A computed fold for a 75-nucleotide RNA from a Candidatus Woesearchaeota archaeon, annotated as transfer RNA. It matches the Rfam family "tRNA". The family's RNA type in Rfam is transfer RNA. Rfam's curators write: Transfer RNA (tRNA) molecules are approximately 80 nucleotides in length. NCBI's taxonomy places the organism under Archaea, Nanobdellati, Candidatus Woesearchaeota.
RNA sequence: AGCCCCGUCGUAUAGCCUGGUCCAGUAUAGAGGACUUUGGAUCCUUUGACAUCGGUUCAAAUCCGAUCGGGGCUA
Numbered sequence: 001a002g003c004c005c006c007g008u009c010g011u012a013u014a015g016c017c018u019g020g021u022c023c024a025g026u027a028u029a030g031a032g033g034a035c036u037u038u039g040g041a042u043c044c045u046u047u048g049a050c051a052u053c054g055g056u057u058c059a060a061a062u063c064c065g066a067u068c069g070g071g072g073c074u075a
Base pairs, nucleotide, nucleotide: 001074002073003072004071005070006069007068010028011027012026013025020058029047030046031045032044033043034042051067052066053065054064055063
């Protein structure tokens, strides 16, 4: 220098290819409650996320471009 992959709640992970449904799902975690003599376990409720900017579109986590960050390959 060129090319490829990845970036989603505190953590892990699905959704992206093939745009559209109500509050972006699930597990865990935090908070509250039920149960229990207490704790744990279990159950219920709740909190919390699409790396950034721009474009396309009636509509973007999803498509396109650039940038930033991480990893890899070639020279």
The coordinates come from a structure-prediction model, not an experiment, and the mean pLDDT is 81.
The sequence was found in a public genome assembly.